[in-house]
């Protein structure tokens, strides 16, 4: 001195000062305040990506449409989350990592190019009939042109072109027959629950990719600011109750005048021991009607009562649960059962902290520097996404692997 790959734990101690939330005891008592005592952030509290609990939309159930998942088997309260596995690609020597994967029966699409993108004929090829020109042994037989046929071998277009090499056949030619190679597909056999894998066999059965198509499965919508009680000041819906009748006249005195004051008196109100006393302030003074000294309807004042309802407050919510540790067990896992124990923050502008010092770990010869990512807001299962730095478990092997 010593490389990888998987997977897991760990998320810094201590001491002093000095300030805080809850909760429970005490100080006679609610409350407020004081003392004490006990507990007070995470593995991700994040991101709010997906699944649930709760609650609210009077209860219920079906249908269409919409979204989302999408190999197989399992696990879970559920899930797009896990676990084991399968098939094919790529990376890697290898441990191993990583994407993909329902279906194509109907229905639909496949731009360009290309004759055609699935009842395939444009060159080229084979032919057949006509007609032309020519040869000829007069039997036919060589080009060209029409028009019809046969054919998926060859060229050319494309991402895709009708399995692939040969051989036989044939006028030409094709799975049209045959060998072999490839794939589908059924049949049986084995090995797995299963996807699959394999092995025989048998069928000339042979185009691909996809989709707003089809098939399984799930999904009502909104989120604790849900939701449920309690309730100030203000205004106020209704309801009761009572007002809505009323300052003349004279004299004084102040004063430039309006006026203001006082004093008799008269009208109203209210009280009352029927002699009387007190008050006469202005929110209101309004319209309509009737059977007119009074009433009744509407509008207005004043007081009560009062409902919904802000602001604030209590609940939900601090929680015996899908809770948490530790033991055993079942299973490859994931998870599941048993078993003993334990109770674990709860605020609301929102506590869970400041300063200070030592000492730990790391890096570095030393000076000396490093000690992360981060902060609960109704709770839980996941995912995903950040992280100083140590430590543990199993695997690989271009072999030292504490």
């Nucleotide at each position: 001195c010593c490389g990888g790959c998987a997977g897991g734990a760990u998320g810094c101690u201590u001491u002093a000062u000095c300030g805080g939330g809850c909760u429970g005891a005490c100080g006679u008592u609610u409350a407020c305040c004081g003392u004490c005592a006990g507990u007070c952030a995470g593995g991700a509290a994040a991101g709010u990506c997906c699944g649930g609990g709760c609650a609210a939309c009077a209860a219920a159930g079906g249908g269409c449409g919409c979204u989302g998942u999408g190999c197989u088997u399992c696990c879970u309260a559920a899930c797009g989350g896990g676990a084991a596995g399968a098939u094919u690609g790529c990376c890697g020597a290898a441990a191993g990592g990583u994407a993909a994967u329902a279906g194509c029966a109907a229905c639909g699409u496949a731009a360009c190019a290309g004759a055609a993108a699935a009842u395939a004929a444009c060159c080229a090829c084979c032919u057949u009939a006509u007609u032309g020109c020519g040869g000829u042994u007069u039997g036919c037989u060589g080009c060209a042109a029409u028009a019809g046929g046969g054919a998926a071998c060859g060229g050319g277009u494309g991402a895709a072109a009708a399995g692939g090499u040969g051989u036989g056949g044939u006028a030409a030619a094709a799975g049209c027959g045959c060998a072999c190679c490839g794939g589908u597909g059924g049949u049986g056999g084995u090995g797995g629950u299963a996807a699959c894998a394999u092995c025989a066999u048998c069928a000339g059965c042979c185009g691909u990719a996809c989709g707003g198509c089809u098939c399984a499965c799930a999904g009502g919508u909104u989120g604790c600011a849900a939701a449920g009680c309690c309730a100030a000041a203000u205004a106020u819906a209704u309801c009761c109750u009572g007002a809505u009748u009323a300052u003349u006249u004279a004299c004084c005195g102040c004063u430039g005048u309006u006026g203001c004051g006082g004093u008799a008196u008269g009208g109203c109100g209210g009280g009352g021991c029927u002699g009387c006393c007190c008050g006469u302030u202005u929110c209101g003074u309004a319209u309509c009607u009737c059977u007119u000294u009074g009433g009744g309807a509407u509008g207005u004042c004043a007081g009560g009562a009062g409902g919904g309802g802000u602001a604030g407050g209590c609940u939900g919510c601090a929680g015996a649960g899908a809770c948490c540790c530790c033991g055993g067990u079942a299973g490859u896992g994931a998870u599941g059962c048993c078993g003993g124990g334990g109770c674990c923050a709860g605020a609301u502008a929102a506590a869970u902290g400041a300063u200070a010092a030592a000492g730990g770990c790391c890096c570095g010869c030393a000076a000396g520097g490093g000690u992360a990512c981060a902060g609960a807001a109704c709770c839980c299962g996941g995912c995903u996404u950040a992280c100083a730095u140590u430590c543990c478990u199993g695997c690989c092997u271009u072999u030292u692997a504490a």